[in-house]
Background: The part of an RNA shown here (small-subunit ribosomal RNA, central domain) has 350 nucleotides and comes from a metagenome. The RNAcentral record of the full RNA draws on SILVA. The prediction has a mean pLDDT of 87.

Context: one part of a larger RNA
């Protein structure tokens, strides 16, 4: 806790499906729960505000009155929100016809390269720097050729280019699957929108059990540089990186921008599908819808900049902020094997 914010100042949850909620389209009937309008009751006295009056005047006080924004009964209104009931087809959905694509999970397959390992050629260096050394190598290295092994990754194509709700997807061929977009009718008849809690999916890196291990490498050794080098540069190299299952649940999970739906100039590119011209056909060239990019008008803003893919106008939900530090910490509870996570303060200081 009223406000006012939430691209960069503090603040949009990492996505998503969804539960209660909370908003929700056009048209009729009906009801009157909300709302509006009278009436009656009640709303104690004292106070407050008006008249009046009493202490010499005030303050104080006496009497009247009014108000008392509330409640309850009650009698009516019905435009609008609720309720019911009937229907409607612009929201949202199904069917039916396309083509798009690194969209997800499985088997398989392929090629170039790096390594090792066998052979064969061949000899003294080779490898590495900024200069070297550690390293290899006369037990034939390095270089070249053939074979063979194993991992791990897919050059070109490749593109502010495509798919996915986000994390994220790149070789190729089957299988299984999920979304989207675009046509043209038909159907259903608000079945929509968000989304506290809830469950789920959630890079990397880590853990837990078994496998794998080529190459790259935290850790670790050595070599070097330096004043010193627990680093940058070298040699070397363990976890792991990779596969199966199961957990972590984080991140500059970014567009640092929640999700819908409607209105607000326009240029230019590019994807995917359609119309229309035009053509023997692709092209071209006008235009529709759905993404994706630039640049800009109005308007927003503190400025940078955004700008029909709004940060513009505006309505409905839902998160989140409210001065640095202390702190995403402590304590507690939940979750985790455990690294930890999530939820979250105070003193006390500026």
């Nucleotide at each position: 806790u009223u406000g006012g914010g939430c691209g960069u100042a503090a603040a949009g949850a990492g996505c998503g499906u969804g539960u209660a909620g909370g908003c929700g389209g056009c048209c009729u009937g009906u009801u009157a729960a909300g709302u509006c309008a009278g009436a009656u009751g009640u709303g104690a006295a004292a106070g407050c505000c008006c008249u009046u009056g009493g202490c010499u005047c005030a303050a104080c006080u006496g009497a009247g009155g009014a108000a008392g924004u509330g409640c309850a009964u009650u009698u009516g209104a019905u435009a609008c929100u609720g309720g019911c009931a009937a229907g409607c087809u612009a929201g949202a959905g199904u069917a039916c016809g396309g083509g798009a694509g690194a969209g997800g999970g499985g088997a398989g397959u392929g090629g170039a390269a790096u390594u090792c390992c066998c052979a064969g050629u061949g000899u003294a260096g080779a490898g590495g720097u900024g200069a070297a050394a550690u390293u290899c190598g006369u037990a034939g290295a390095u270089a070249u050729u053939g074979g063979g092994a194993g991992g791990a990754a897919c050059a070109c194509c490749g593109g502010u280019g495509g798919c996915g709700u986000a994390g994220g997807c790149g070789a190729c061929u089957c299988c299984c699957u999920g979304g989207a977009c675009c046509g043209a009718u038909a159907c259903u008849g608000a079945c929509g929108c968000u989304g506290a809690g809830a469950c789920g999916c959630g890079a990397a890196a880590g853990c837990g059990u078994g496998g794998g291990g080529a190459g790259c490498g935290a850790a670790c050794a050595g070599g070097a540089u330096u004043a010193g080098a627990u680093a940058c540069c070298c040699u070397g190299g363990u976890a792991g990186u990779c596969c199966a299952c199961g957990c972590c649940g984080u991140a500059a999970a970014c567009g640092a921008u929640g999700g819908g739906c409607a209105c607000u100039a326009g240029g230019u590119g590019u994807u995917g599908c359609g119309g229309g011209u035009a053509u023997u056909g692709a092209c071209c060239c006008c235009u529709g819808c759905a993404g994706u990019g630039c640049c800009g008008u109005a308007g927003c803003u503190a400025a940078c900049g955004c700008a029909u893919u709004a940060a513009g106008u505006g309505c409905c939900c839902c998160g989140c902020c409210u001065g640095g530090g202390g702190a995403g910490u402590a304590c507690g509870g939940c979750c985790g094997c455990a690294a930890g996570g999530c939820u979250a303060a105070a003193a006390c200081u500026c």